[in-house]
RNA sequence: GCCCUUGUAGUUCAAUGGAUAGAACUAGCCCGUCCUAAGGGUUCGAUGUCGGUUCGAUUCCGGCCAAGGGCA
Numbered sequence: 001g002c003c004c005u006u007g008u009a010g011u012u013c014a015a016u017g018g019a020u021a022g023a024a025c026u027a028g029c030c031c032g033u034c035c036u037a038a039g040g041g042u043u044c045g046a047u048g049u050c051g052g053u054u055c056g057a058u059u060c061c062g063g064c065c066a067a068g069g070g071c072a
């Protein structure tokens, strides 16, 4: 330098172009207990970035950025 894959809560993962982007763990609060723990309830929290296509984009297309891999 070229090619391929990936990028979504703090973490691990979902979401066939259309419903309020969902779940688990973690964290905060509450219940629970004499206290702690287990267990239960509840709350906060995310689409790498810039454009394009579309009535509508996490999803499709392009550039850039980042991570991983391959070739030279």
Base pairs, nucleotide, nucleotide: 001071002070003069004068005067006066007065010025011024012023013022018055027043028042029041030040031039048064049063050062051061052060
The prediction has a mean pLDDT of 81.
Transfer RNA from a Minisyncoccota bacterium, 72 nucleotides, folded computationally.
It matches the Rfam family "tRNA". Rfam classes the family as a transfer RNA.